Predicted 3D model of a 574-nucleotide part of an RNA (large-subunit ribosomal RNA, domain V) from a metagenome. Rfam family: Bacterial large subunit ribosomal RNA. Its mean pLDDT, the model's own confidence on a scale to 100, is 80.
[in-house]
Context: one part of a larger RNA
RNA sequence: CUCCUUAUGGGAAGUGAAGACCCCGUGGAGCUUUACUGCAGCCUGUCGUUGGGUUACGGUAUUACCUGCGCAGGGUAGAUGGGAGACGUCGAUCCAACCCUUGUGGGGGUUGGUUAGUCACCGAUGAGACACCAUCCUGGUUUUAUUGUAAUUCUAACUGAUUUAUCAGGACAUCGAUAGGUAGGCAGUUUGGGUGGGGCGCCACACCCUCGAAAAAAUAUCAAGGGUGCCCUAAGGUCAACUCAAGCGGGUCAGAAACCCGCUGAAGAGUGUCAAGAGCAAAAGUUGGCCUGACGCGAUUUCGCAUAGCAAGAAAUCGCGAGAGGAAGCUCGGGUCUAACGAACCAAUACGCCCUGUUGAUGAGGGCUAUUGACUACAGAAAAGCUACCCCGGGGAUAACAGAGUCGUCGCCGGCAAGAGCACAUAUCGACCCGGCGGCUUGCUACCUCGAUGUCGGUUCUUUCCAUCCUGGCUGUGCAGCAGCAGCCAAGGGUGAGGUUGUUCGCCUAUUAAAGGGGAUCGUGAGCUGGGUUUAGACCGUCGUGAGACAGGUCGGUUACUAUCUAUAAGGAG
Numbered sequence: 001c002u003c004c005u006u007a008u009g010g011g012a013a014g015u016g017a018a019g020a021c022c023c024c025g026u027g028g029a030g031c032u033u034u035a036c037u038g039c040a041g042c043c044u045g046u047c048g049u050u051g052g053g054u055u056a057c058g059g060u061a062u063u064a065c066c067u068g069c070g071c072a073g074g075g076u077a078g079a080u081g082g083g084a085g086a087c088g089u090c091g092a093u094c095c096a097a098c099c100c101u102u103g104u105g106g107g108g109g110u111u112g113g114u115u116a117g118u119c120a121c122c123g124a125u126g127a128g129a130c131a132c133c134a135u136c137c138u139g140g141u142u143u144u145a146u147u148g149u150a151a152u153u154c155u156a157a158c159u160g161a162u163u164u165a166u167c168a169g170g171a172c173a174u175c176g177a178u179a180g181g182u183a184g185g186c187a188g189u190u191u192g193g194g195u196g197g198g199g200c201g202c203c204a205c206a207c208c209c210u211c212g213a214a215a216a217a218a219u220a221u222c223a224a225g226g227g228u229g230c231c232c233u234a235a236g237g238u239c240a241a242c243u244c245a246a247g248c249g250g251g252u253c254a255g256a257a258a259c260c261c262g263c264u265g266a267a268g269a270g271u272g273u274c275a276a277g278a279g280c281a282a283a284a285g286u287u288g289g290c291c292u293g294a295c296g297c298g299a300u301u302u303c304g305c306a307u308a309g310c311a312a313g314a315a316a317u318c319g320c321g322a323g324a325g326g327a328a329g330c331u332c333g334g335g336u337c338u339a340a341c342g343a344a345c346c347a348a349u350a351c352g353c354c355c356u357g358u359u360g361a362u363g364a365g366g367g368c369u370a371u372u373g374a375c376u377a378c379a380g381a382a383a384a385g386c387u388a389c390c391c392c393g394g395g396g397a398u399a400a401c402a403g404a405g406u407c408g409u410c411g412c413c414g415g416c417a418a419g420a421g422c423a424c425a426u427a428u429c430g431a432c433c434c435g436g437c438g439g440c441u442u443g444c445u446a447c448c449u450c451g452a453u454g455u456c457g458g459u460u461c462u463u464u465c466c467a468u469c470c471u472g473g474c475u476g477u478g479c480a481g482c483a484g485c486a487g488c489c490a491a492g493g494g495u496g497a498g499g500u501u502g503u504u505c506g507c508c509u510a511u512u513a514a515a516g517g518g519g520a521u522c523g524u525g526a527g528c529u530g531g532g533u534u535u536a537g538a539c540c541g542u543c544g545u546g547a548g549a550c551a552g553g554u555c556g557g558u559u560a561c562u563a564u565c566u567a568u569a570a571g572g573a574g
Stems, first nucleotide, its partner, number of pairs: 001574008010566003014561002022395004027391002029387004035189005041182008051154011064141003068137001078136005085119003094113008158169004192205001193203002201222001206228005229378001230272001231335002236291007244268001246264006270280002273340001276338003295321009323332003346373005352368005402449001403447001404445003408442001410438006419429002456531001457529003461523001462520005469494003472489006497509004537555004541550003
């Protein structure tokens, strides 16, 4: 050196399982509820199954009888038509009594007496006779029919019991239909996006201004600084006149500030807005006159949206029409410009027009056009949660452990030396400020790993660093000695035992020369343990309507692997 045998378990980020944590998917399921939309079930109304009678109160139709008062007029004239006569010893008229009605003026009826006439047509009135007849109207009484509500009753449907003969209930209940309510009992679904992981927060989700933006245009971040979701019939149009802020001087009350006069005054004011940037002086500012262009119908262009396409919206230019102001030229399609906004469906409103059963009218319905109503997740689904009982597809596109980068933080060192040290910066301590080193703490990043690199602490065992705790050598001292303090060299060896806690750490105890600090995937689970964390069970507190949740507490809770290679150890062979 090669090979063999037996071991050990350091490495193969060993084998096992398309990571269960985390995120993503317009994935799934289970559960909850005052999520959305439904369905059973339940309640109630109506109709059918479902019939008879009585009473009360209504509706409708009908029979009979009444009723009807503007003024004028003899007087209580309902309407219209016909009409010249109608009624009367079968008792008209008149008188008396009684009854009904009423607007107190009368009207109608019954009984008794009386006895032969009474009322119209004629003048006043829009309309002429309760003279008579017919058809109706208003209001009332009444008859009959039908129907409703309420109460009650019956028995024959129907129901129950039973000894199949009856009994009990009874048009209720049952069943069916329909409408309203209720309805996690059940079902189907939804529960946005951005995001230095996700959640919580926020809106950087629609717009406007400045800067970033790198002197054309364009340009990102949860970059920096701000603003908008309106307001105004004048704060709009036009024509005309005027000049602001501030300062100085003067003027009764009047003062730092009220109002008046004069001078200087290119803007230091004002311009609807709590944006900013532009613009503006015989004006775009201030004041006044007259008005409504804050018009109708069209076309083009620009921005929105750089260099493909695209909506709403915004703006600019032009044509025709009808107007406003102005002497006129002219100006005017809102506000000096850049923000102040919204598709389809549906509904309401308005105006006319069109369409719909073989004709016409009316009704009803549909359509065209315009306006208003909102989607702020703003090119616009109709929409709440829990999951530790969980599942699937994926991701190292993205978190937790470890690694890596960085080193603010952390640890160590240095520069300068204000000061403390009785005097004296530097025996010792050392502020402010500045510069490094380390890679142990905590952050940040998201570069490797999500078809898995087992996660705290202990234990066992090995190795290493020095910024040295002890032991060794040396220097300074505010070193007399002993004992210290501080520094330099030095990693050979040593650095232990207990109590409490899962603890690392820490606190405590007695010793000791000393009881040092770190690294090795916070060394080490194919070595052990499993107390903690971090599944499924359960309890408490708190939160939540609830399902459930909690770097809150508590009891319990499966730790796989027969060693191929390599490494190491012992033995053997060549």